About this RNA: This is a predicted structure of a 337-nucleotide RNA (Bacterial RNase P class A) from Fretibacterium sp. The gene name in the source record is rnpB.

RNA sequence: AGAGCAGCUCGGGCGGCCGCUGUGUCCGAGAGGGCAGAGAGGAAAGUCCGGGCUCCACAGGGCAGGAUGCCGGGUAAUACCCGGUCGGCGCGAGCCGGAGGACAGUGCCACAGAAAACAAACAGCCCCUCCGGGGGCAAUGGUGAAAAGGCAGGGUAAGAGCCUGCCGGAUGCGGCGCAAGCUGUAUGCCUGGCAAACCCCAUCCGGAGCAAGAUCGAAUAGGGGGGGAUGAGGUAGCCCGCUGACCCCCGGGUACGAUCGCUUGAGGUGUUCCGCAAGGAACUUCCCAGAGAAAUGGUCGCCAUAUACAGAACCCGGCUUAUGAGCUGCUCAUUUG
Numbered sequence: 001a002g003a004g005c006a007g008c009u010c011g012g013g014c015g016g017c018c019g020c021u022g023u024g025u026c027c028g029a030g031a032g033g034g035c036a037g038a039g040a041g042g043a044a045a046g047u048c049c050g051g052g053c054u055c056c057a058c059a060g061g062g063c064a065g066g067a068u069g070c071c072g073g074g075u076a077a078u079a080c081c082c083g084g085u086c087g088g089c090g091c092g093a094g095c096c097g098g099a100g101g102a103c104a105g106u107g108c109c110a111c112a113g114a115a116a117a118c119a120a121a122c123a124g125c126c127c128c129u130c131c132g133g134g135g136g137c138a139a140u141g142g143u144g145a146a147a148a149g150g151c152a153g154g155g156u157a158a159g160a161g162c163c164u165g166c167c168g169g170a171u172g173c174g175g176c177g178c179a180a181g182c183u184g185u186a187u188g189c190c191u192g193g194c195a196a197a198c199c200c201c202a203u204c205c206g207g208a209g210c211a212a213g214a215u216c217g218a219a220u221a222g223g224g225g226g227g228g229a230u231g232a233g234g235u236a237g238c239c240c241g242c243u244g245a246c247c248c249c250c251g252g253g254u255a256c257g258a259u260c261g262c263u264u265g266a267g268g269u270g271u272u273c274c275g276c277a278a279g280g281a282a283c284u285u286c287c288c289a290g291a292g293a294a295a296u297g298g299u300c301g302c303c304a305u306a307u308a309c310a311g312a313a314c315c316c317g318g319c320u321u322a323u324g325a326g327c328u329g330c331u332c333a334u335u336u337g
Base pairs, nucleotide, nucleotide: 002332003331004330005329006328007327008326009325010324012303013302014301015300016299017298018297020039021038023036024035025034026033027032041309045320046319048318049317050316051315052314053209054208055207056206060240061239062238063237065205066204067203068202069201070084071083072082073081074080085099086097087096088095089094100200101199105198106197107194108193109192122141123140124137125136126135127134128133149167150166151165152164153163154162168190169189170187171186172185173184174183175182176181213260214259215258216257223250224249225248226247227246233243234242235241267286268285270283271282272281273280274279
């Protein structure tokens, strides 16, 4: 120098001028103004999971439905993360896994092939024969993605776990491990695959969502029709159960009004301790957008004449996707010293 693997960090900086949105304070009768301080992201995104919060029985029973699916741990929780097991891929650093059950039942396995599953026998091999045929076999060939363990030897008429050795699997027993599992040994015990087909098993899941929801204010005048304690309406799939007085339609009126919810939170920084790690505990310190059609910008100068993806809308934890630059550790092969 080349090809890769894993992880981490940052997301332009400083200054001048002009603006925008909140907060505090001062001035002002008010309108407004001065000063100080703050003002998007690592993904704010997709809305795919998990929770908080709010309302409905603080959420109950059943059915239906859905999710997850090796083991242990973390967490508020998870489909996330960490550590391990097994399987697969890679020379390797490493990476990937929808990884329960096919003796509960049902079903499927295209084409080819004799046969796609409690067997059967196409080509064929062997024995007998009165030459018509009868019997044995599954090693060999052929088909296929897949054909009843594999290889070698013995054995036999020919064959066959029929017997022996090795390998693979299953089961029993022993050892190790919390466990998944690993390992030793014995037994010839060895009849396919698909559950990303239905299904079975285990665990979990009530629903709606900040336009949740609460308060104040405007309007609700009068009217017409229908239903309702023999239960309207609500409980957002159905039934039970619970609740319990209004509900629906026509027509009319009014203000897409104000405040709260709203950002102090499973929060951030640092130190120490526990843990392989994810993470946890204690102490310390900080306050870090909160708008409501929606502010966070523009311009000039210098660094380096350049800046990717991209904009909060109740809040967190994840995952996924988009994207610029830099750094660290490691692997492989070649060359040079």

The coordinates come from a structure-prediction model, not an experiment, and the mean pLDDT is 79. The sequence is in RNAcentral, with records from ENA. It matches the Rfam family "Bacterial RNase P class A". Gene Ontology terms of the family: ribonuclease P activity, tRNA processing and dimeric ribonuclease P complex. Rfam classes the family as a ribozyme. From the family's description: Ribonuclease P (RNase P) is a ubiquitous endoribonuclease, found in archaea, bacteria and eukarya as well as chloroplasts and mitochondria. The organism belongs to Fretibacterium, within Bacteria.